A computed fold for an 81-nucleotide RNA from a Chloroflexota bacterium, annotated as c-di-GMP-I-GGC riboswitch aptamer.
[in-house]
RNA sequence: CUCCGAAAAGGCAAACCUGUCGAAAGGCAGGGGCGCAAAGCCGCGGGUCCUUAUCUGUGUUGGAUAGCCGGGCUGCCGAAG
Repeated sequence: CUCCGAAAAGGCAAACCUGUCGAAAGGCAGGGGCGCAAAGCCGCGGGUCCUUAUCUGUGUUGGAUAGCCGGGCUGCCGAAG
């Protein structure tokens, strides 16, 4: 240094509830805590969801999801191996 994941410190925050923004998927804030070593960042490829064109053949338009998978960039700690 890489794989890896014991310990400790710190970090993030699912469902659900409240407020708010949005046509929706969903976002943001507070509560909450299922989980997470990239659950940090990037929609680049695929998937899924919403929306729209076409009009039933396709899969077009614009969005959403990074906690679905892959890819790119960055990154805390250090026991055993």
The sequence was found by an Rfam model in a public genome assembly. The prediction has a mean pLDDT of 83.